Notes: Small-subunit ribosomal RNA, 3' major domain from a Burkholderiales bacterium, 473 nucleotides, folded computationally. Taxonomically the source falls in Burkholderiales (Bacteria, Pseudomonadati, Pseudomonadota, Betaproteobacteria). The prediction has a mean pLDDT of 80. It matches the Rfam family "Bacterial small subunit ribosomal RNA". Its family is annotated with structural constituent of ribosome and ribosome in the Gene Ontology.
Context: one part of a larger RNA
RNA sequence: UGACGGAGGCCUGCACAAGCGGUGGAGCAUGUGGUUUAAUGCGAUACAACGCGCAGAACCUUACCAGUAUUUGCAUAUUAGACGAAGUAUUAAACAGAGAUGUUUUUUACAUGUUCUAAUACAGGUGUUGCAUGGCUGUCUUCAGCUCGUGUCGUGAGAUGUUUGGUUAGGUCCUGUAACGAGCGUAACCCUUAUUUUUAGUUGCUACCAUAUUAAGAUGAGCACUCUAAUUUUACUGCCUGUGAUAAACAGGAGGAAGGUGAGGAUGACGUCAAGUCCUUAUGACCCUUAUAUACUGGGCUACACACGUGCUACAAUGAUAAUUACAAAGGGAAGCAAUAAUGUAAAUUGGAGCAAAUCCCGAAACAUUACCUCAGUUCGGAUUGUUUUCUGCAAUUCGAAAACAUGAAGUUGGAAUCGCUAGUAAUCGUGGAUCAGAACGCCACGGUGAAUAUGUACUCGGGCCUUGUACA
Repeated sequence: UGACGGAGGCCUGCACAAGCGGUGGAGCAUGUGGUUUAAUGCGAUACAACGCGCAGAACCUUACCAGUAUUUGCAUAUUAGACGAAGUAUUAAACAGAGAUGUUUUUUACAUGUUCUAAUACAGGUGUUGCAUGGCUGUCUUCAGCUCGUGUCGUGAGAUGUUUGGUUAGGUCCUGUAACGAGCGUAACCCUUAUUUUUAGUUGCUACCAUAUUAAGAUGAGCACUCUAAUUUUACUGCCUGUGAUAAACAGGAGGAAGGUGAGGAUGACGUCAAGUCCUUAUGACCCUUAUAUACUGGGCUACACACGUGCUACAAUGAUAAUUACAAAGGGAAGCAAUAAUGUAAAUUGGAGCAAAUCCCGAAACAUUACCUCAGUUCGGAUUGUUUUCUGCAAUUCGAAAACAUGAAGUUGGAAUCGCUAGUAAUCGUGGAUCAGAACGCCACGGUGAAUAUGUACUCGGGCCUUGUACA
């Protein structure tokens, strides 16, 4: 100087507390361990692995297994041989033309290039090493820290600055001060959202006027309003009162769409864990080279006594069922989205208006109203199983999704323990997208409805600063 302390002080965080809802019990989905297997490919494995790489394993993917087949193979280069389309030169003939010349057919030669064969250098490797590496990433952590120059102090390692008193989300700012300054971080600059001005007015909108209709901005008309998308404005402790050291700042108030970082995002210092990844890619070294390379068929990654993680659906009356009925946002659409209509109990099919889209299409549910069920393993719950179908696709047996009918399991709120969340949040309700032929309860987005609680910091966990002890480095 660090590190550590079952040492002290101060501070902080959904860390606890106060609340709300979960997990742990059931069934199913999914990942992992284990076991099994010809193979169940490989990696990830405390927090920081386990709906993770995988934004989608029937074939393909695919790396695994069984079987079969190939050996210069996907690339580049060289040599030898074969081929000879286009091209260049050349021979002859025919036709057109006054001719120069042109067109067609034909002979021979060349070989830049293409293809094939053989040979040689080589290719190829999801083979090993992430403890040889680059790059990228996680984590402490969006925590407030990490350092430097000069000066000063100390024999020196080093110290100081960065410590004190306040304050802050913050090493934020003020004050004091042998320090004075500076850098990387913090903050701000960026994006979205909330207010406003101006411009623009179609594909958007409809206040006034008019037309028509069962009705609808449907039409004329208009661009006020909404909206769209460019521009502009706004918030700064700026103003007032109090507290404070007359400071920084804090508390309250006014005005304001918004108030003290307005809300959300992006942004991640020096470093830590020889953290993760050689299976994205790149790459050193090592290894294989008739195989550890390459291709195909089938199987496997989907197994199942069991254990764990993450989810979905429930156990019901704040509910289930039936009928009626209202209101979004954000996205996507050409090998596509598909309306009206018809058929079918339905999944869906037939057919195809319109739309490369503010124009056409895909489109809410919870909510509300009425009826019924009356506390039951039930009109709860839907697993499982049977039958019949639909769709995608060469192909649904291993192994897809969906529909109808029948079947109707466990489950009556879950032990110890444990997780998330402080506001348009939790909870709850549906919608869209990526991947994708098909195949989400996952993931990423979107809006609808919309709470409770926070006295506080004794305790648990993580972190920061100061002081202190140390047989540790």